This is a predicted structure of a 109-nucleotide RNA (SAM riboswitch aptamer (S box leader)) from an Ardenticatenaceae bacterium. Model confidence (mean pLDDT): 82 of 100. Its Rfam family is "SAM riboswitch aptamer (S box leader)". About the family: The SAM riboswitch is found upstream of a number of genes which code for proteins involved in methionine or cysteine biosynthesis in Gram-positive bacteria. The sequence was found by an Rfam model in a public genome assembly.
RNA sequence: CUUAUAUCCAGAGAGGUGGAGGGAACGGCCCAACGAAGCCUCAGCAACCGCCGCGAAUGGCGCGGAAAUGGUGCUAAUUCCGUCAGAGAACAACUCUGAAAGAUACGAG
Numbered sequence: 001c002u003u004a005u006a007u008c009c010a011g012a013g014a015g016g017u018g019g020a021g022g023g024a025a026c027g028g029c030c031c032a033a034c035g036a037a038g039c040c041u042c043a044g045c046a047a048c049c050g051c052c053g054c055g056a057a058u059g060g061c062g063c064g065g066a067a068a069u070g071g072u073g074c075u076a077a078u079u080c081c082g083u084c085a086g087a088g089a090a091c092a093a094c095u096c097u098g099a100a101a102g103a104u105a106c107g108a109g
Stems, first nucleotide, its partner, number of pairs: 001109003005105004013042005021031003025083004043075003048071002051065005079101001084098005
C1' cells in the first nucleotide's frame, strides 16, 4: 500500500517544551497568543488482540469477567456537520435510511 471482517450518537487531560496552526480531503462550521501542530512526562478511557471463566472436550464461534501485566488505539464538538443515492408528493430547507470516504483493531497478501 491492497484486501477481508468488526466497530465508530458511550468514555477519558494535566504539566513541560514548542511558537502558528489544527479539526483526513472539499464546502461549512468550529478550536487556537487565555498558546495550534509536533515532541516529552505523568495520568486516564476503552476493551480490538492477548489473558481468565462458561457453553462436555479441541478448533472455531458465542456469552461473561479482570484491566495488576503485555500489543495497539483513544482522551473538543456523533467520524464536528455535510459531500453520493434513495424516501418523506414537489423547489428550497429539514428529517430519516443506505452508501462512499475516513479512523481503529485483527487477519491475509